A computed fold for a 79-nucleotide RNA from a Frankiales bacterium, annotated as c-di-GMP-I riboswitch aptamer. Model confidence (mean pLDDT): 86 of 100. It was read from a public genome assembly, where an Rfam model found it. Its Rfam family is "c-di-GMP-I riboswitch aptamer". From the family's description: GEMM was predicted in a large-scale screen for bacterial structured RNA regulatory elements.
RNA sequence: UCACGACAACGGCACACCCGGUACGAGCCGGGGACGCACAGCCACGGGGCCCCAGCGGGGGGCCGGCCGGGCCACCGAA
Numbered sequence: 001u002c003a004c005g006a007c008a009a010c011g012g013c014a015c016a017c018c019c020g021g022u023a024c025g026a027g028c029c030g031g032g033g034a035c036g037c038a039c040a041g042c043c044a045c046g047g048g049g050c051c052c053c054a055g056c057g058g059g060g061g062g063c064c065g066g067c068c069g070g071g072c073c074a075c076c077g078a079a
Stems, first nucleotide, its partner, number of pairs: 004077002012037002017032006035066001041072003045069003048064006
């Protein structure tokens, strides 16, 4: 350095739900709160799911990274 991930260490993030805000909506933001997470850090490239519009359909535009795959970055250092 790469791979890997412990009954190690310093820490980190924050499901559901509640409050407020925002959007037609999926959802997002802030606060509270923790189910969990070795990347639950970043990226909508592929798949998938969800929302909106439409000329019922093939189409268009969005959302989800804590659904899967992939790319990038990264703390620590046992086996």